Molecule: transfer RNA
Organism: Opitutales bacterium
C1' cells in the first nucleotide's frame, strides 16, 4: 500500500425490509433473611466511532476519515 470483518449502555452482544434503541451480566432502591449470599420486584444508564449526504424520517442506505482484528504484498 491492497483486501475482508468489526466500532450500539460500565462489560459481552442483539437490533429482520429505514418508522419512538434492547437483552444478559454489572449498578441503584425495595421485599425476603438474625446477617451475608441467593431469589423476586423496581429504577437508572446511550451525541449507535467522527464528519457530511439521501430521506418526511437513518443504528440501518451512500461517501470520506479515525481506531481495532485478520489476511496479502
Nucleotide at each position: 500500500g491492497c483486501c475482508a470483518g468489526g466500532u450500539u449502555a460500565g462489560c459481552u452482544c442483539a437490533g429482520u425490509u429505514g418508522g419512538u434503541a434492547g437483552a444478559g451480566c454489572a449498578g441503584u432502591u425495595g421485599a425476603u433473611u438474625u446477617g451475608u449470599a441467593a431469589u423476586c420486584a423496581u429504577c437508572a444508564g446511550g451525541u449507535c466511532g467522527u464528519c457530511g449526504g439521501u430521506u418526511c424520517a437513518a443504528g440501518c442506505c451512500c461517501g470520506a476519515c479515525a481506531c481495532c482484528u485478520g489476511g496479502c504484498u